[in-house]
């Protein structure tokens, strides 16, 4: 410099024929406990890298940019 990927709650990921955004860990509160672990319950946290664009409607499609990775030169 060129291609091709990935960017979603604190963290590891789903979610892809467009239709109000999820799981598991981790957190916070409560039961159980002589207490702590360990269990059950509930709760809170994200405008989906960004900035436009199509569309009644975008995490999902298209363009630009930015960061990360592999890979050719």
């Nucleotide at each position: 410099g060129c291609u091709a990927c990935u960017g979603u709650g604190g963290c590891u990921c789903a979610g892809u024929u467009g239709g109000u955004a999820g799981a598991g860990c981790a957190a916070u509160u409560g039961a159980u406990u002589c207490g702590u672990a360990a269990u059950c319950a509930a709760u809170a946290g994200g405008u989906c890298g960004g900035c436009g664009g199509u569309u009644c409607a975008a995490a999902u499609c298209c363009g630009c940019c930015c960061a990360g990775u592999a890979g050719c030169u």
Transfer RNA from an uncultured Clostridia bacterium, 73 nucleotides, folded computationally. Model confidence (mean pLDDT): 81 of 100. The sequence was found in a public genome assembly. Its Rfam family is "tRNA". Rfam classes the family as a transfer RNA.